About this RNA: Model confidence (mean pLDDT): 83 of 100. Predicted 3D model of a 1383-nucleotide RNA (small-subunit ribosomal RNA) from an uncultured bacterium.
[in-house]
RNA sequence: CCCUUAGAGUUUGAUCCUGGCUCAGGAUGAACGCUGGCGGCGUGCAUAACACAUUCAAGUCGAACGGAGUUAAUUGGAAGCUUGCUUCUGAUUAACUUAGUGGCGGACGGGUGAGUAACGCGUGAGCAACCUGCCUGUUAGAGGGGAAUAACGUCUGGAAACGGACGCUAAUACCGCAUAACGCAUUGAGGCCGCAUGUUAUUAAUGCCAAAGAUUUAUCGCUAACAGAUGGGCUCGCGUCCGAUUAGGUAGUUGGUGAGGUAACGGCCCACCAAGCCGACGAUCGGUAGCCGGACUGAGAGGUUGAACGGCCACAUUGGAACUGAGAAACGGUCCAGACUCCUACGGGAGGCAGCAGUGGGGAAUAUUGGGCAAUGGGCGCAAGCCUGACCCAGCGACGCCGCGUGAGGGAAGACGGUCUUCGGAUUGUAAACCUCUUUCAGCAGGGAAGACAAAAGGACGGUACCUGCAGAAGAAGCCACGGCUAACUACGUGCCAGCAGCCGCGGUAAUACGUAGGUGGCAAGCGUUAUCCGGAAUUACUGGGUGUAAAGGGUGUGUAGGCGGGGCUGCAAGUCAGAUGUGAAAAUUAUGGGCUCAACCCAUAACCUGCGUCUGAAACUGUAGCUCUUGAGAGUGGGAGAGGUAAACGGAAUUCCCGGUGUAGCGGUGAAAUGCGUAGAUAUCGGGAGGAACACCAGUGGCGAAGGCGGUUUACUGGACCACAACUGACGCUGAGACACGAAAGCGUGGGGAGCAAACAGGAUUAGAUACCCUGGUAGUCCACGCUGUAAACGAUGAAUGCUAGGUGUAGGGACCAAAUAGGUUUCUGUGCCGCAGUUAACACAAUAAGCAUUUCCUCUGGGGGAGUUGGCCCCCAAGGUUGAAAAUCAAAGGAAUUGGCGGGAGCCCCCCAAAGCAGUGGAGUAUGUGUUUUAUUUGUCCCACCGCGAAGAACCUUUCCGGAGCUUGGCAUCCCUUUGACAACCCGAGUAAUGUUUGUUUUCCUUCGGGACAGAGGAGACAGGUGGUGCAUGGUUGUCGUCAGCUCGUGUCGUUGAGAUGUUGGGUUAAGUCCCGCAACGAGCGCAACCCCCUACGGUCAGUUGGUACGCAAGAGCACUCUGGCCGGACUGCCGUUGACAAAACGGAGGAAGGUGGGGACGACGUCAAAUCAUCAUGCCCCUUACGCCCCGGGCUACACACGUACUACAAUGGCGCAAACAAAGGGAAGCGAAGCCGCGAGGUGGAGCAAAUCCCAUAAAAGGCGUCCCAGUUCGGAUUGCAGGCUGCAACCCGCCUGUAUGAAGUUGGAAUUGCUAGUAAUCGCGGAUCAGCAUGCCGCGGUGAAUACGUUCCCGGGCUUUGCACACACCGCCCGUCA
Repeated sequence: CCCUUAGAGUUUGAUCCUGGCUCAGGAUGAACGCUGGCGGCGUGCAUAACACAUUCAAGUCGAACGGAGUUAAUUGGAAGCUUGCUUCUGAUUAACUUAGUGGCGGACGGGUGAGUAACGCGUGAGCAACCUGCCUGUUAGAGGGGAAUAACGUCUGGAAACGGACGCUAAUACCGCAUAACGCAUUGAGGCCGCAUGUUAUUAAUGCCAAAGAUUUAUCGCUAACAGAUGGGCUCGCGUCCGAUUAGGUAGUUGGUGAGGUAACGGCCCACCAAGCCGACGAUCGGUAGCCGGACUGAGAGGUUGAACGGCCACAUUGGAACUGAGAAACGGUCCAGACUCCUACGGGAGGCAGCAGUGGGGAAUAUUGGGCAAUGGGCGCAAGCCUGACCCAGCGACGCCGCGUGAGGGAAGACGGUCUUCGGAUUGUAAACCUCUUUCAGCAGGGAAGACAAAAGGACGGUACCUGCAGAAGAAGCCACGGCUAACUACGUGCCAGCAGCCGCGGUAAUACGUAGGUGGCAAGCGUUAUCCGGAAUUACUGGGUGUAAAGGGUGUGUAGGCGGGGCUGCAAGUCAGAUGUGAAAAUUAUGGGCUCAACCCAUAACCUGCGUCUGAAACUGUAGCUCUUGAGAGUGGGAGAGGUAAACGGAAUUCCCGGUGUAGCGGUGAAAUGCGUAGAUAUCGGGAGGAACACCAGUGGCGAAGGCGGUUUACUGGACCACAACUGACGCUGAGACACGAAAGCGUGGGGAGCAAACAGGAUUAGAUACCCUGGUAGUCCACGCUGUAAACGAUGAAUGCUAGGUGUAGGGACCAAAUAGGUUUCUGUGCCGCAGUUAACACAAUAAGCAUUUCCUCUGGGGGAGUUGGCCCCCAAGGUUGAAAAUCAAAGGAAUUGGCGGGAGCCCCCCAAAGCAGUGGAGUAUGUGUUUUAUUUGUCCCACCGCGAAGAACCUUUCCGGAGCUUGGCAUCCCUUUGACAACCCGAGUAAUGUUUGUUUUCCUUCGGGACAGAGGAGACAGGUGGUGCAUGGUUGUCGUCAGCUCGUGUCGUUGAGAUGUUGGGUUAAGUCCCGCAACGAGCGCAACCCCCUACGGUCAGUUGGUACGCAAGAGCACUCUGGCCGGACUGCCGUUGACAAAACGGAGGAAGGUGGGGACGACGUCAAAUCAUCAUGCCCCUUACGCCCCGGGCUACACACGUACUACAAUGGCGCAAACAAAGGGAAGCGAAGCCGCGAGGUGGAGCAAAUCCCAUAAAAGGCGUCCCAGUUCGGAUUGCAGGCUGCAACCCGCCUGUAUGAAGUUGGAAUUGCUAGUAAUCGCGGAUCAGCAUGCCGCGGUGAAUACGUUCCCGGGCUUUGCACACACCGCCCGUCA
């Protein structure tokens, strides 16, 4: 002085963390797709250092030289004839040209990056170890000779390239001689200096070395020497990629002496001598690469890169070599060899674009065979000048950066068109049209530069830039995107197809994600894509990360190198700090100023270049040297503790085996068994003996050890720790890559041993199988000795060491003090546990035994998952195997901790006709009914609980949707338009199965202002009607279920250092209940529970009483006491007492009462779950049909029938059947109705028509029970199916296909396997009655009353549910997830 740090998506149901993947930014010598107006400045073979046709890219000097040539002049000679001209020839002079000799330059400029990991490059030094043409300065000099050779001439070889022989000649070409020091070499004297080898001033002697001229007379050259400048050469410090799965390399190698060589030092080379030198601070080897200034990116530190411009290096077809020269091991020089190309007369020759253009080739891809030396620069020349593909320009390419334009203003309740639409409109949109202006750029015309110097002339660019004029909005906009990240949305098409995609992910019929359109957003002559680099990424972490559980602490110790290291004093100054100075090229960058109209671009000045060197200073810290100290460390003395180690000896209990005794039929084993053992005597028991292994009790989150590990007793040897003391040493310490040692179990080798146990193996079980779990046996092994192996969840998943940082409470070992002394208390050191604060942590947790002090030091290890601790390689091992340790391809996650749910053949508590205790059933029979199934159709929906006597409260036609056949087409119905009629309609007749069609006859509108209107029929055209067609997974509504289970939530507060969440709602009691009480970081509230509501029942009071009741023998009247009816009110609330309980809530018992603890019942169903059911009740989006998927008619079907299932009815009988006589209800219904009495019929029923729109009349006898009689246990006097015959009723019509009656027939069935259902009191069971639907048709459904039980010990278990807790890899939530094999 400048600069000032951005995140997002994706793991989950949600959360925090770890961690990867992806995106937004910038950049490019770019390429590709679509598009393309202009200008300026830059830039353009990144691939084949592949091969090259053709032109050009290095020449110049006649003032170095001899020739040759041309021209001109002068002057001779000859010839011609146009007689002063032409031609030829000789000499001289002048001008010009130049093959050769000679000089200088071809070592610069230009290209490329193959090689090179190197003193190659960068930076800083050194050369006392060197050179330097041209240039500058100074001093001195240039005398006199000589011999050749190209060119040229003659001859000659060769196809050519190129030569050969002989002869002539010049020089600034070449060679001697002279002269000569301030030069060089040697020797002597002698001073200064340098770290050293050495250097150097001065001086003496000896030896040696030079030259060239040219000219226009101005000059330019030549020689020697010194000095400078410039350019080079060599040496050194530091820096400079990856790999250790490259660990050892090196014989001229390292050094010395001597000689050689070089401009110069040097093993540079050689002879001899010595055996060194390099390497873990990475030698050697392998791979890759030109290096830098810089460029890109980044806040920076860094990372990547080395195009263009500049510096250095290397190379020039490949490899090698020297020559010349001041300089080369030489791009456009030479020689040799190789490959390739070309010429050839086959003998032999020629060539080198990585110079500028250009060609082929390669490639995704990279330009003109252009103009000029006018400028800048270079070579030569005295100069004029010549040469210059360096350079300056132009051309091509949107390749990049920068600038400009494609118009500006006005213009509406807003045109047309497009798109969408809720059909109203919205949007495109002031956009257009239209009006008024302007003319940049492009176009045309005119003028016209600077760049050029001290005067004139001289410009490729270029008639360019620029200026002026003219005409006209005129000639000039695209690309990408629009689900989130990420700015921007709709419609149609498609239908897990076609496709998209950077990540997450879209698409399976309503796709803002595909394709198209409209609209919108972004950028703009560009826009997207691809590739690469940096960033984001703190994701290699120096700045700036980690390692208990996410990846990551080595199994443990001893210790080498290395790293780090206690207190005091003194010196030095390597690190460090400060000042000065040299260097850090220019360009670039940044700032300021300036020049092109601006900008890009260019110029100037300044800063920067963070580095390196030198000098001076400081001395705190580190270092180093010396002295010193004791607290770290070690030693010493005295103690006690211990499964520490090694070896030997000894001991008892138990198992097994052997012998013997007693004894007899089993033993053993299991969930239950069997294999096995046993009458040849087991098991059991007693005695004796053998052998091996392990050491009960003590025994303890007790002890010891580095870890692994260590447990009977004794002895021997031996390691370590601890305590006390303080008089020894004096930092001797910590850590520790490699290295070395130890290292459970299993395993291996050799030799022993072998009781028990026990891989493998065998048998028995279990099982679908069971190569397992269980049982019976059983071999290696387990044990010992000596070797090997070297690994474990070798774990505290926590490396070692030092110091510091609240406490509390145990336990093991030692010490001190107090003291009433084997007790107890206080305190201290070492070990080992638990709890806990601060702090840390993602959380869990850790917390003086740290995971704290962002502590200090050192070491190991880690950078997404899997592939994989795998492959191949080295090393180790007897083997098994171990240590080290990848990649390809692949995924978008894998993971840690915690949260809420769900689940568990987890736990605890509680409830429920859930089991238990009972009663009655179902499952067996027959029938009814529904379902599966079948069928032309058996229309359809419903399928665990929560479908199946369900929708259906009633299919002969109708219903009716299904099937067959026959018909209609604006339709049976709605709205609108036109024409027409006045009615419409009803009845009769004949065709047809009917729908339908045709004909005749009879009867036949309203209002009116008289114009017409209303209404209705017929005909016509189209809009439309219509659809029980699809989708309940597009929907509304309704309903089921968990479940009448007790739960579901919220606000505020608090906790969670963040969060999902938690708390409240948990806990102790209690309840039918999240009911209530108490406690509590919670306090309150809402939806549920309960209550309130309705009905019934039980008591009472009061009011009202007709059709009800009535104190009478009957009736009437009167009246409403009773019964009854139905309004209102009272009553029940744990209110009272006692006991228990926590002085609570509440429970239990009692009193009173008609009723007692919710008295019984109903309605009422929290948040939600099941894509639960219903498009066929209804409504409805979208899709589909429209002479049919609509409408009408007839017939058939929904009533099928091998069988299977569900739900019911009737039974199987004596608690019964039958017969006779004879009691007691409630609740309902009734006008197209209920229908009495009477009469007829055995009966169903018929007739009849009183009464009743109902407390009046009718349906309407209730039945079971009870009484009397009979049957006597049988397939019956049970049971009634099935069937025959005869009837009745309803109805257009009982064939498919109704119900009932009488009579006759009289199946199965004798109480029902596995399994399973309902019910806790007026309940189950049993008995009858009524109603809805309905012409007719219930064993179904909905109601009503009668009779009227049994049982519940208790909550262990099964099903279901609620709360708490626990585990989880589940969250579509266990019907989960997931592994292996096969396809």